[in-house]
RNA sequence: AGAGUCGACCAGGCAAUCGCGCUUUUAUAUUCUCUUGUAGAGUAUGAAGGGGAGGAAAGUCCGGGCUCCAUAGGGUAGAACGCCAGAUAACAUCUGGGCAGCGCGAGCUGACGGCAAGUGCAGCAGAGAGAAGACCGCUCUGUCACUGAUGUGAUAGGGUAAGGGUGAAAGGGUGCGGUAAGAGCGCACCGCACAACUGGUAACAGUUUGUGGCAAGGUAAACCCCGUUCGGAGCAAGAUCAAAUAGGAAUACAUUUGGCGCGACCCGCGUUGUAUUCGGGUAGAUCGCUUGAGGAUUAUGGCAACAUAGUUCCAGAUGAAUGAUUGUCCUCGACAGAACCCGGCUUAUCGGUCGACUCUAUUU
Repeated sequence: AGAGUCGACCAGGCAAUCGCGCUUUUAUAUUCUCUUGUAGAGUAUGAAGGGGAGGAAAGUCCGGGCUCCAUAGGGUAGAACGCCAGAUAACAUCUGGGCAGCGCGAGCUGACGGCAAGUGCAGCAGAGAGAAGACCGCUCUGUCACUGAUGUGAUAGGGUAAGGGUGAAAGGGUGCGGUAAGAGCGCACCGCACAACUGGUAACAGUUUGUGGCAAGGUAAACCCCGUUCGGAGCAAGAUCAAAUAGGAAUACAUUUGGCGCGACCCGCGUUGUAUUCGGGUAGAUCGCUUGAGGAUUAUGGCAACAUAGUUCCAGAUGAAUGAUUGUCCUCGACAGAACCCGGCUUAUCGGUCGACUCUAUUU
């Protein structure tokens, strides 16, 4: 100097004028209530003060808080997760480790329990594709033919899986011995399985030791088996107040052995009708609604996720609030707007800043 990896921050700035929504105090006018008072609650118009969208507010993919069903238990099916240890309210999230794969490396990724419980799948080729083999070969015996001879060829019956071929993949690998020819047939080393020892909380690991000739492979993001966990619906949840109507009519089934009870089915439990059609009234206000497992920062503990303590900060609209104009600065501004609230994940994204680490080249 270049090329990378990981982590973090900002999200146009400043000034002026006018304008929105929430809230506090106050002034004037007015309405209602009652205990008739500078009382309480509203409405309208002013004044002064304070606060007012994000790193993803997005997707609605997970997990919850909260509300209701509702008194809410057990089982079957179903769904989710799946190495170890931790964090957390919880999770399919996060942190740290192990193993496997990729990368020169910093690092990145993992749908990571079980194939010797069972059933499947892998076209074609190939002798044979999973308790899976004899096509070409190699070799032995018998018979026949040929040859100067060792022998060669054909045929019948055996042995073989070291060599060749097919295939993505073919009954561990290299070497030596042995054999008619071969083969873990035997041996050495490696590999594999089991056990012990050592290190580690563990998953696991090992220049460790011993035994064994030892594999019948791959695939579970195939069905399946094992382990753990799991009610549903959702702020348009739900609660209260006010107002109005018709406490309407008809039909069908049923009578605690029935019906109904918001994931399916069964048992149990609770409760006492259920369903359909026609017709009528209302659809307004308030609460829920923002102080939360919340954000920031400091200290301590921890490798870290995080925990504890101190200080500090805080939008609540409801056809939907933060906008417009002017001037100026520069790095010229992307993706994009809360609607009950949090913890995550995923996706979109202009430009700038900072830190640590890796590789390459050059110089000292």

Notes
The prediction has a mean pLDDT of 78. Predicted 3D model of a 364-nucleotide RNA (Bacterial RNase P class A) from Cocleimonas sp. The sequence was found by an Rfam model in a public genome assembly. Of the family's consensus pairs, 97% are formed in the model. Taxonomically the source falls in Cocleimonas (Bacteria, Pseudomonadati, Gammaproteobacteria, Thiotrichales).